Molecule: transfer RNA
Organism: Oscillospiraceae bacterium
RNA sequence: GCUAAUGUAGCUCAGUCGGUAGAGCAGCUGAUUCGUAAUCAGCAGGUCAGCGGUUCAAAUCCGCUCAUUAGCU
Repeated sequence: GCUAAUGUAGCUCAGUCGGUAGAGCAGCUGAUUCGUAAUCAGCAGGUCAGCGGUUCAAAUCCGCUCAUUAGCU
C1' cells in the first nucleotide's frame, strides 16, 4: 500500500426480510433471613463508532472517514 471482517448498555453478545432496541452478568431498590450468601420481584443504564445519502421509516441498505483484528504484498 491492497483486501476482508468487526464496531449495539459498565462487560460478553443477540437483533434473520428496513417498521417504535433486547438478553445474560454487573449496578441500584424491595421482599425473604437473627444477619450474610443464595433466591424472587422491580428499577436504572443506549447519539447502535462518526459524517452524509436513499426511504414515509435505517442498528439494518449505499458512500466516505475513524478504530481494532486478520490476510496479501